[in-house]
RNA sequence: ACUGACAAAGCCAAACCUUCCGCGAGGGGGGGACGGAAAGUCACGGAUCUUCCCCGAGAAGAUGGCCGGGCCGCCAGGG
Numbered sequence: 001a002c003u004g005a006c007a008a009a010g011c012c013a014a015a016c017c018u019u020c021c022g023c024g025a026g027g028g029g030g031g032g033a034c035g036g037a038a039a040g041u042c043a044c045g046g047a048u049c050u051u052c053c054c055c056g057a058g059a060a061g062a063u064g065g066c067c068g069g070g071c072c073g074c075c076a077g078g079g
Base pairs, nucleotide, nucleotide: 002077003076004075011036012035016031017030018029019028020027021026034065040071041070042069044068045067046066047063048062049061050060051059052058
């Protein structure tokens, strides 16, 4: 560097329940496992969603487990 959830040691944790925060999308803690080989991290590009604005345009925010990309990294195998 490549390959790998069909092995092993481990790791993370969807929906849902509960509690707290937020106008909201959604986020934190606990429980819980649908899944994951980066489901680690970064809102840079796209996409979707929320709020403000009379509609729009626009602005502010959310989602990294929507896609792309950057950075760092465990284990195993063969090279």
The RNA shown here (c-di-GMP-I-GGC riboswitch aptamer) has 79 nucleotides and comes from Geothermobacter hydrogeniphilus.
The sequence was found by an Rfam model in a public genome assembly.